[in-house]
Molecule: RNase P RNA; transfer RNA
Organism: Candidatus Saccharimonadia bacterium
Formats: sequence, C1' cells, structure tokens
RNA sequence: CUAGAUUAUCGGCUGACCGCCUGCUUCGGUAGGAGGAAAGUCCGGGCGGCAUAGGGCGUGACAGUUGCUAACGGCAACCGGAGGCGACUCCAGGGAAAGUGCCACAGAAACGAAACUACCCGUAAGGGAAAAGGUGAAACGAGUGGGGUAAGAGCCCACAGUUCUGGCAGGUGACUGCUAGAAAAGGUAAACCCUGUCUGCUGCAAGGAGAUGGAUUCUAGUUCCUUUAGUGGGACCGGUGCCCGCCGGAAUUCGUCACAAAAUCCGCUUGAUAUCAUCGGCAACGGUGUUACUAGAUAGAUGGUCAGCGUCCCGAUUUUAUCGGGAUACAGAACCCGGCUUACAGAUAACCUGGCAUC
RNA sequence: GCGGGUGUGGUGAAACGGCUCUCAUGUUAGCCUUCCAAGCUGAAGUUGCGGGUUCGAUUCCCGCCACCCGCACCA
Repeated sequence: CUAGAUUAUCGGCUGACCGCCUGCUUCGGUAGGAGGAAAGUCCGGGCGGCAUAGGGCGUGACAGUUGCUAACGGCAACCGGAGGCGACUCCAGGGAAAGUGCCACAGAAACGAAACUACCCGUAAGGGAAAAGGUGAAACGAGUGGGGUAAGAGCCCACAGUUCUGGCAGGUGACUGCUAGAAAAGGUAAACCCUGUCUGCUGCAAGGAGAUGGAUUCUAGUUCCUUUAGUGGGACCGGUGCCCGCCGGAAUUCGUCACAAAAUCCGCUUGAUAUCAUCGGCAACGGUGUUACUAGAUAGAUGGUCAGCGUCCCGAUUUUAUCGGGAUACAGAACCCGGCUUACAGAUAACCUGGCAUC
Repeated sequence: GCGGGUGUGGUGAAACGGCUCUCAUGUUAGCCUUCCAAGCUGAAGUUGCGGGUUCGAUUCCCGCCACCCGCACCA
C1' cells in the first nucleotide's frame, strides 16, 4: 500500500422567532422533554388479579460441559464437529444399540431379506454365491493385503479404522491420551416417541378508588339431610386444560371519620438504575465507595421556519484552496427491566491476519 | 397498548413430505351463429419473502412482510 477478520463508539452542532407536554411558581416566568434500536412482540423476569398459587397428570419449551444471572430459549469460557492459507467463523450439539412409522422415481432388491446381468457346479431342472456390474440421495454397511474355495464371502489371518465396556493417567466437567476385551449396528427424532430439566392462568384495556363499628332480613350459588346456631355434611353449579384439594353470601339501614364526579384520580416512573474509581474473576459478571435524578402523554407533547457551521458526493476553476449544486439514514416512548431478532445515509477508534514493496 | 389467527393462478377453494401443484369461475385465441348468448377446442396465468432440516418442502422448523379478528369501566 492492498485484501480481509474481530470488537467498540458516534449517528449531527449553534443562534433567532413561532408553537406543544409536564413540574414548580410571587402568575411575570422558570426548569425539564425520545432511541440504539423507543420497532417486531420472539423469549425471560418484576408487578397486579385469580387461594400468600398447593399436589398429580397433561400440554408446551429447551438439550455438549462448567459458570454468570432475578430469570432465560440469553451471555461468557471451554469441549467436540464443519469451513477458511490465516486472523477467525458456523453448529436445533441428548437418544436411531427401547419400540413404531417413512425411504417417491429408477432398480432384481429400500432394511424383511433378496439372484436381473455376469460367476461356479450341473446335460437339464435346479442349487451355490452378496465378491463384480448397472439403478439410486442411500444397496446390507469394517478398508488394504494374504490365505482359503468349484466359484465366493470377516469364512480365517495380519495391519489400519469404528462403536461399546473395563482399567490407568490428566481435567471440576464435557473430553483427551495410553491400554485390554467384545461387537457388526443404513438414513430420518425441525416423524411419532424415549430420557433429563423447566413450566398454573391472565396481562397496566392487569388491577384499585373508601376505612371502621353496629342492627335487620333471607332464598346464605341450587337443592337435600342435620343443628341452639350457615352449625356440620352429601349431590350439583362456578372459579383456572383435567383430577385432587381449596374457596363461594347479598340486600337494606344507622353511627363516626375521610372524599367530591369517574370523559376523573391512583397504578406511573428511584430502578435487578446510570456515571466514575477501585478490588476479585481469563471472561460473562460480582463486591465496595462516590456522584447524579434523566419524558410521563391518553388520541396521545418532544415540532416548524430562517440563518450559520459540520460530514459526504458531483461539477467548474489553477495543485493547496475557492465557488456552485445535491444529500444528511433507520425510525417515534405508552407499566418497568434483562436479552434476542430485524431496519439503518454516513463517520470514527482499537487490535489482529494474508499478500506485495522498501529498510 | 395486549392477545390470537391467515397467506396456493384475477377470484373462491383442493393437495400422507414424492410425477410438470389440481378444480371451478374469470381472461384470452379459434370454431359455431346474420349478430349476441350458450356450447365446443386450445392457450396464458399460482405456493407472500429469505434461510434451514431432508435424497426431496405448499406441507416440518426459524426469521421477516402483509392482512384479518378479539380485549377496559360505566352511567
């Protein structure tokens, strides 16, 4: 210089005028006002209600190991496999040796075993043989060499390989190395299924808007039996996929305190919060200290115009530079938070790899 | 805002994971007819998009896109 790999950051700035929302106000003003994804709503959690959410089944999700975390299907490190010269990247990565299903067309035959061609024996009928051919995504499922045979074949032997089991060594572990023995098992689980772990339903349009004490009535979810007494029990009904279990009143009225129209208020924004420093850890992350308070609308505010600057592109002039024109993305909080995924004009930084050139 | 569902010719619908994805209707060309309609013969036209699993995907899985439906409290 060039071609790449990984990680991280920014994603406009200033001024004037006119507006919008919220808090405070001495009613003059004053302070604050979108994002890295606020998006998709794909996971997980907080929080609220249903029993302070309990047991079993089912359903659903997930799937190497160890850790992180409030939790996760997320993240980190490592293991194994695949790709790349490399930096590095990708993997739905348990089980096909429990069972069932499926494997179109072609092909003799598609997982049961089977003989189409060719081979061997035989006059032939028939028999032997899974080594060779051809078909197919896949051909019976351990390769090479030798022996063996009528011809052949793990049929036998040697070496190499696969899987499982045992031992030794290393590692927390997945696993790796060495070693002994055994075995022959097609593919497919993003087919049913099996194993293990987790899992109640609902979603801020959730949910709440009086507190407390007394009296009366009754049909106290419905019904039956029972008792001094809704006191106890049975059946049915409802609550939340099923079962068990649990729960199941409403009206009228009086007193005291509080409140004032519901097109409203609360929930609502101070939180697993962020900044900086430091310590522990390879890292994800955690501990301690410090500082900060940073939108809260409800048809939904956070905007518009003008001027100047920045960045990028194009053209002209004469190289620095100047002038003119154009562009400046994706997008828009709605209870909150941790992730994932997707969209994004353009700019920047750090570190690493390959190639070429020079010293 | 939250929850649920559906995408196959222009329209409405079929299709165990397996032949070039089928049917009706519509469009269009020709025949028939004096002309139109009806009828007959032919043609064109499809799995929303991108990945993955599989020998093979409309079908199974994942991510996007578009469309549809439902959900508060009352007087």